[in-house]
Context: one part of a larger RNA
RNA sequence: UGACGGGUCCCCGCACAAGCGGUGGAGGAUGCGGUUUAAUUCGACGCGACGCGAAGAACCUUACCAGGGCUUAAACAGCAGGGUAAACCCCUCGAAAGAGGGGCUGCUUCGGCAAUCCUGUAGAGGUGCUGCAUGGCAGUCGUCAGCUCGUGUCGUGAGAUGUUGGGUUAAGUCCCGCAACGAGCGCAACCCUUGUCUUUAGUUGCCAGCGCGUAAUGGCGGGAACUCUAGAGAGACUGCCGCCGUAAGGCGGAGGAAGGUGGGGAUGACGUCAUGUCCUCAUGGCCCUUAUGUCCUGGGCUACACGCGUCCUACAAUGGUCGGUACAGCGAGUCGCAAUGCCGCGAGGUGGAGCUAAUCUCACAAAGCCGGCCCCAGUUCGGAUUGUAGUCUGCAACUCGACUACAUGAAGGCGGAAUCGCUAGUAAUCGUGGAUCAGCACGCCACGGUGAAUACGUUCCCGGGGAUUGUACA
Numbered sequence: 001u002g003a004c005g006g007g008u009c010c011c012c013g014c015a016c017a018a019g020c021g022g023u024g025g026a027g028g029a030u031g032c033g034g035u036u037u038a039a040u041u042c043g044a045c046g047c048g049a050c051g052c053g054a055a056g057a058a059c060c061u062u063a064c065c066a067g068g069g070c071u072u073a074a075a076c077a078g079c080a081g082g083g084u085a086a087a088c089c090c091c092u093c094g095a096a097a098g099a100g101g102g103g104c105u106g107c108u109u110c111g112g113c114a115a116u117c118c119u120g121u122a123g124a125g126g127u128g129c130u131g132c133a134u135g136g137c138a139g140u141c142g143u144c145a146g147c148u149c150g151u152g153u154c155g156u157g158a159g160a161u162g163u164u165g166g167g168u169u170a171a172g173u174c175c176c177g178c179a180a181c182g183a184g185c186g187c188a189a190c191c192c193u194u195g196u197c198u199u200u201a202g203u204u205g206c207c208a209g210c211g212c213g214u215a216a217u218g219g220c221g222g223g224a225a226c227u228c229u230a231g232a233g234a235g236a237c238u239g240c241c242g243c244c245g246u247a248a249g250g251c252g253g254a255g256g257a258a259g260g261u262g263g264g265g266a267u268g269a270c271g272u273c274a275u276g277u278c279c280u281c282a283u284g285g286c287c288c289u290u291a292u293g294u295c296c297u298g299g300g301c302u303a304c305a306c307g308c309g310u311c312c313u314a315c316a317a318u319g320g321u322c323g324g325u326a327c328a329g330c331g332a333g334u335c336g337c338a339a340u341g342c343c344g345c346g347a348g349g350u351g352g353a354g355c356u357a358a359u360c361u362c363a364c365a366a367a368g369c370c371g372g373c374c375c376c377a378g379u380u381c382g383g384a385u386u387g388u389a390g391u392c393u394g395c396a397a398c399u400c401g402a403c404u405a406c407a408u409g410a411a412g413g414c415g416g417a418a419u420c421g422c423u424a425g426u427a428a429u430c431g432u433g434g435a436u437c438a439g440c441a442c443g444c445c446a447c448g449g450u451g452a453a454u455a456c457g458u459u460c461c462c463g464g465g466g467a468u469u470g471u472a473c474a
Base pairs, nucleotide, nucleotide: 001474002473003471004470005469007468008467009466010465011464012463013462015458016457019422020421021420022419023418026313027312028311029310030309031308032307033306034304035303042053043052064299065298066297067296068295069294070293078121079120080119081118082117083116084115088103089102090101091100092099093098106113107112125288126287128286129285130284134282135281136277137276138275139273141271146185147184148183149182150181151180152161153160154159165176166175167174191265192264193263194262196234197233198232199231200230201229202228206223207222210221211220212219237259240253241252242251243250244249315415319374320373321372322371323370324369325368331362332361333360336355337354341350342349343348381412386407387406388405389404390403391402392401428450429449430448431447432446433445434444
């Protein structure tokens, strides 16, 4: 000087407390361990591994296993020598890959050229090892308020000072003081979005007033007001008032759509954890080279006495079910989204208007509201499991897809110790869209609808910041 303390003091955070809803019990989905297996490919392991890499394992993917093949090779590119056009098509063997046989055809100055094959060689190839040899990228403490430097001063020196002190702040934010004076990386602001207004513009969007038309609809003429769209501006600065304060600032108020960082996002200092990744990529070293490379068929990654994590659905009446009826936003679409119609109980089929989209389509939002039934039961709760019949995608749904109909109708009556999230348009609850994608979503990412309770407070638990103190630690 740091680190540490079941030392002290000050401060903060859904850290506790106050509340609301969960997990832990059930069934299922999914990941992990274990076990099994020819293989169940690999990585990740407290927070910070475990719906994680994987924004899609039937084949492919695929790295694993069994079997069948290839050996300058599946792909790249150089040299030397030699041959022929090679692709392509047909036949035989084969599960395929591949092997064998046959047919056909370039440009040319006739030297060759490009292409392809054979032989040889330098070399390719490796998701093989090492993340403790590395780059890059990322996680984490933590969006915590810290981390440093120049000059000066002090100290023999390591170092200190500044950065400590008194206030204040979300903040090393600012003020005052001070042997310090300044500066840098962080904080804040500048960026995006949302909330109000003005203005410009008016189609594919809008329809107040006028006219036309319809069973009805901005459907039509028209309009540029309103909504909206998307450009440019305004607006918030403790600016104003009062009180407190030396100041910084704090408390209250006015005006205002918005008030003290308005809400949300992006943004992550010096560093820590030899954190993660050599299976994105790049790369040193080591290793394989008729195989640890490469092609193919089939299997496996989907196994199942069991343990754990994350979720979904429930256990019902604030509910279930039937009928009627209302209101979104973000998005996506030409290898696509697909309307009206017709067929089917349905998944879906048929057909193909329109749309490269403010025009057309996906696309009926659901919870909600109105009415009927159920009457507290393992039930008209719950839907697992199983049988049969189907639909769709796709060469192909046996291992191993999703969905539909009928039948079946398991556990489950609110969950032990323990434990998680959340402070407002939040939690809870309800549906919708998208990426990946032939197909496959309870996951992920986004979107809107309905919409709470509580916070006395900082004693305690956890994490963090500052000061100080002790130390046999570095």